[in-house]
Context: one part of a larger RNA
RNA sequence: UCCGGCGAGUUAUAGUAACUGGCAAGGUUAAGCGAUUCAGUCGCGGAGCCGAAGGGAAACCGAGUGUUAAUAGCGCGUAUGAAGUCAGUUGCCAUAGACCUGAAACCGGGUGACCUAUCCAUGAGCAGGCUGAAGUUGAGGUAGAACUCAAUGGAGGGCCGAACCGACUCCUGUUGCAAUAGUAGCGGAUGACUUGUGGAUAGCGGAGAAAUUCCAAUCGAACUCGGAGAUAGCUGGUUCUCCCCGAAAUAGCUUUAGGGCUAGCGUUGUAUUAGAUUACCGGAGGUAGAGCACUGAAUGGGCUAGGGGCUGAUGAAGCUACCGAACCCUAUCAAACUUCGAAUGCCGGAUAAUUGAUGUACAGCAGUCAGACAGUGUGAGAUAAGUUUCAUUGUCGAAAGGGAAACAGCCCAGACCCACAGCUAAGGUCCCAAAUUAACGCUAAGUGGAAAACGAUGUGGGGUUGCAAAAACAACCAGGAUGUUGGCUUAGAGGCAGCCAUACAUUAAAAGAGUGCGUAAUAGCUCACUGGUCGAGUGACCCUGCGCGGAAAAUAUAACGGGGCUAAGCGUUAAACCGAAGCUUGGGAUACACGAAUGUGUAUGGUAGGGGAGCGUCGUAUACGGGGUGAAGUCCGACCGGGAGGACGGGUGGACUGUAUACGAGUGAGAAUGCCGGA
Numbered sequence: 001u002c003c004g005g006c007g008a009g010u011u012a013u014a015g016u017a018a019c020u021g022g023c024a025a026g027g028u029u030a031a032g033c034g035a036u037u038c039a040g041u042c043g044c045g046g047a048g049c050c051g052a053a054g055g056g057a058a059a060c061c062g063a064g065u066g067u068u069a070a071u072a073g074c075g076c077g078u079a080u081g082a083a084g085u086c087a088g089u090u091g092c093c094a095u096a097g098a099c100c101u102g103a104a105a106c107c108g109g110g111u112g113a114c115c116u117a118u119c120c121a122u123g124a125g126c127a128g129g130c131u132g133a134a135g136u137u138g139a140g141g142u143a144g145a146a147c148u149c150a151a152u153g154g155a156g157g158g159c160c161g162a163a164c165c166g167a168c169u170c171c172u173g174u175u176g177c178a179a180u181a182g183u184a185g186c187g188g189a190u191g192a193c194u195u196g197u198g199g200a201u202a203g204c205g206g207a208g209a210a211a212u213u214c215c216a217a218u219c220g221a222a223c224u225c226g227g228a229g230a231u232a233g234c235u236g237g238u239u240c241u242c243c244c245c246g247a248a249a250u251a252g253c254u255u256u257a258g259g260g261c262u263a264g265c266g267u268u269g270u271a272u273u274a275g276a277u278u279a280c281c282g283g284a285g286g287u288a289g290a291g292c293a294c295u296g297a298a299u300g301g302g303c304u305a306g307g308g309g310c311u312g313a314u315g316a317a318g319c320u321a322c323c324g325a326a327c328c329c330u331a332u333c334a335a336a337c338u339u340c341g342a343a344u345g346c347c348g349g350a351u352a353a354u355u356g357a358u359g360u361a362c363a364g365c366a367g368u369c370a371g372a373c374a375g376u377g378u379g380a381g382a383u384a385a386g387u388u389u390c391a392u393u394g395u396c397g398a399a400a401g402g403g404a405a406a407c408a409g410c411c412c413a414g415a416c417c418c419a420c421a422g423c424u425a426a427g428g429u430c431c432c433a434a435a436u437u438a439a440c441g442c443u444a445a446g447u448g449g450a451a452a453a454c455g456a457u458g459u460g461g462g463g464u465u466g467c468a469a470a471a472a473c474a475a476c477c478a479g480g481a482u483g484u485u486g487g488c489u490u491a492g493a494g495g496c497a498g499c500c501a502u503a504c505a506u507u508a509a510a511a512g513a514g515u516g517c518g519u520a521a522u523a524g525c526u527c528a529c530u531g532g533u534c535g536a537g538u539g540a541c542c543c544u545g546c547g548c549g550g551a552a553a554a555u556a557u558a559a560c561g562g563g564g565c566u567a568a569g570c571g572u573u574a575a576a577c578c579g580a581a582g583c584u585u586g587g588g589a590u591a592c593a594c595g596a597a598u599g600u601g602u603a604u605g606g607u608a609g610g611g612g613a614g615c616g617u618c619g620u621a622u623a624c625g626g627g628g629u630g631a632a633g634u635c636c637g638a639c640c641g642g643g644a645g646g647a648c649g650g651g652u653g654g655a656c657u658g659u660a661u662a663c664g665a666g667u668g669a670g671a672a673u674g675c676c677g678g679a
Base pairs, nucleotide, nucleotide: 001679002678003677004676005675006674011096012095013094015092016091017090018089019088020087021086022085023084026050027049028048032044033043034042035041036040054061055060064076065075066074067073099237100236102234106227107226108225109224110223111222117201118200119199120198121197122196123195124194125193126191128160129159130158131156135152136151137150138149139148140147164188165187166186168185169184171182172181203219205215206214207213212221240614241613242612243611244610245609250263251262252261253260254259264368265367266365267364268363269362270361271360272359275355276354277353278352279351280349281348282347283346289340290338291337295334296333297332300329301328302327306323307322308320309319310318311317371396372395373394374393375392376391377390379388380387401412402411403410416588417587418586419585421584422583423582427578428577429576430563431562432561436575437574438573439572440571441570442569448565454549455548458546459545460544461543462542463541464540465539466538467537475533476532477531478530479529481506482505483504486500487499488498512527516525517524589604590603591602592601593600594599615668617665618664619663620662621661622660623659624658625657626656633652634651635650636649637648639646640645
């Protein structure tokens, strides 16, 4: 990993609802007892319970009663015509382990110190070598000592190092030789040493040279049995089929936030007769926008109270290129501003149209309380996020099909089944790959097939305005002068460092007291301006279509899905076609409605969940069967049924078994890191 078997809403007692049955203004027995054909059945038993009457706290009264002084009023009842009760089945709920599996833990009784910790008793062990304390003896020395030297001596948690005990380092080992080892080194090795045997201490405890360390490979509280099916708002699992409907991820409260309760939304039943949308009519409102009348913010100016400064004497008074409230004019801003003010949306309504049970009430049963993205309107954030909080709509969730290459949430469209029939939607029609042609333009960038500010004689369209056959624009030839080197400044400043003036004036076809380059300053080149050559358009600006640059990313082209495309790109137009589980056509199934009926019409995606109808297994009862002329089981086969499933034939097998009806369950396996067995 696979195969086979086992494996999860049960039972009891109350309650409640629906259904079925009995009796019915009544219904019913419980314990117990008796009989008996004795796990059974029949009878007795009316104690009790529910209902037929309510009101009151109660006494109590009673179709009334309570309140009250009340005969009033008011509350709850009656009248409003009358249904309950006892069983059974099913749904749900309560109490019990209560669908199954699963803790870590808690408590009680025991078992453990053959591992290990400490202690007690009694034994045992420690090669060899080194060092050489005290003391003692002798000699020297002293008044005597002290002291010195030489021997002797053999101390030490002394030194080196085997056994023994330990465990500092690297490597190997890591399904190992080994659930802690091996090689090589390493520490202690007469001691707080090591060790044998026997004994002591026990879990709310012991022991501990103390590490939460050890107490049998287990230790922040051992192991074992029991309470025990502890509890688990948590995770996982929960077994046959078909049919109908079909959610939620919200509000309030919650030691509440991944749980719950009530409401909302689903379903089933009963009752009732409304409901929805549009048009029309009538309402409430303060959003978008706009505005500045209020509240605030805020621009420039005018006017001015007041302030500052100055003059004056510290006065009066005056002055002021200073500041400046209020007021006036001007240009503005606001979620918590409004003199104004929509569109939508919301509420109510007669009528009409459309829809066609979609509404409401009560009762049974739920699930849901993590939502996701997209469009629109806001907040938070950075007018970031596949971000986050709301509102509103859609889709997904619970929705398959077609398109978007692939792609829950985007676009189209809602799958009852069958068909080698047709029409369309979105999107497409060169090839992959079903289907295309025509016309007029644009683009030259592979733009299309990613991107901004900004930049640019790209190119198409439209417009405004100059100049131009009295010859423009461009090019070429020629001129571009004089007063004058304008004045000032300056070392110099001569058109051209800088300042001032600039309609300077003259000669002229024209020529600035000079457009740029240049010089130390001059010089030199050039421009404006003018003439000539040439001979037709040439400048400036605005709006707009399509393009260009700006443009750097990490494995590999990789920013059309690919090939490839100059249209097979973009814009406009026309006519075709393709294209889905959409629609239509033909056939069929089920449900509902209508109909006298052959029939007709409509509906049938679906998670949680509600409702309905069935299949199969085992057993019991009754009836009818089958079986050694071969039961069950098992294998094979092109059979039947809408499905769960069911026949039939043959092989195998060798003794049981089926059908119908009713009843009863240890009643259906693919999942639980399920359990057991096998491969």
Large-subunit ribosomal RNA, domain II from a Verrucomicrobiia bacterium, 679 nucleotides, folded computationally. RNAcentral holds the full RNA, with entries from ENA. The coordinates come from a structure-prediction model, not an experiment, and the mean pLDDT is 85.